[in-house]
RNA sequence: GCCCCGGUAGCUCAGCUGGUGGAGCGCCGCCUUGGUAAGGCGGAGGUCGCGGGUUCGAAUCCCGCCCGGGGCU
Numbered sequence: 001g002c003c004c005c006g007g008u009a010g011c012u013c014a015g016c017u018g019g020u021g022g023a024g025c026g027c028c029g030c031c032u033u034g035g036u037a038a039g040g041c042g043g044a045g046g047u048c049g050c051g052g053g054u055u056c057g058a059a060u061c062c063c064g065c066c067c068g069g070g071g072c073u
Base pairs, nucleotide, nucleotide: 001072002071003070004069005068006067007066010025011024012023013022019056027043028042029041030040031039049065050064051063052062053061
């Protein structure tokens, strides 16, 4: 230098084919208990790596760049 995969909540990851951004764990509150743990209910938390483009509408499609992993020379 070229090719492939990945970057989404604090962490691990879904989100196919463009149409309301999700789960588990964690965190906070409540219920339950004599008190914890477990369990149940509810809640907070997101510029979807960055910038542009296409579109009525982009996490998703297109272009450039950054970061991580792998391969080729």